[in-house]
Molecule: SAM riboswitch aptamer (S box leader)
Organism: Alkalicoccus saliphilus
This record gives sequence, structure tokens and C1' cells, in this order.
RNA sequence: CUCUUAUCCAGAGCGGCGGAGGGACUGGCCCGAAGAACCCGCGGCAACCAUCAGGUGAAUUCCUGGAAGGUGCCAAAUCCUGCAGAAUACAAUUGUGUUCUGAAAGAUGAGAG
Repeated sequence: CUCUUAUCCAGAGCGGCGGAGGGACUGGCCCGAAGAACCCGCGGCAACCAUCAGGUGAAUUCCUGGAAGGUGCCAAAUCCUGCAGAAUACAAUUGUGUUCUGAAAGAUGAGAG
């Protein structure tokens, strides 16, 4: 980097360093000199993998719980949005708004190449 698969309306920040950017991208809307990104320290959240216990099963199958080793994460729903469809309101043939569903894109875990 590519593929497969699961999840994404919950949760959790202080200090140091640094000095103007950041929230992937688009359009918005936000955060930021009352200090952005990066990096470091400490703290925290969660429970994907691994692990332990109980149950279950043909199965390392699934469920529940404990703990916190490997990741991950700690503004706003993945901040909203994008593509398609449905419902609905308004304007009049196609557009705009709202709601819902699905997809795409992205992020993270696990596995494979």
C1' cells in the first nucleotide's frame, strides 16, 4: 500500500516544548495568540485482539462477567455534508428544504497478501 471483516449519535485532559495552524478530502460550519500542528511526560476512556472464569456448542461456536498485556482513542455524531432511493413540504417539471434507508469515502481493530 491492497484485500477481507467488525465497529463508528457513548466515553475520556492536564503540564512541558513549540509558535500558526488544525478538524482526512469537497462545500459548509467550527477550534486556535486566553497559544494550532508536531514531539515529550503524566493522567484518563473504552474493551477490538490476547488473557482468565462461568455457561453453551460439532467447532478456537456463541453468550455473560473479570482483569487491563498489545493496539486505539481523549472539541463538536466520522462535527455536518458529498452518491442513489423513498416519504413529505414549498415552488412548478425540475429544483430547494426536512426526515429516513442504503452506498461511497474515511478512521480504528483483527486477519491475509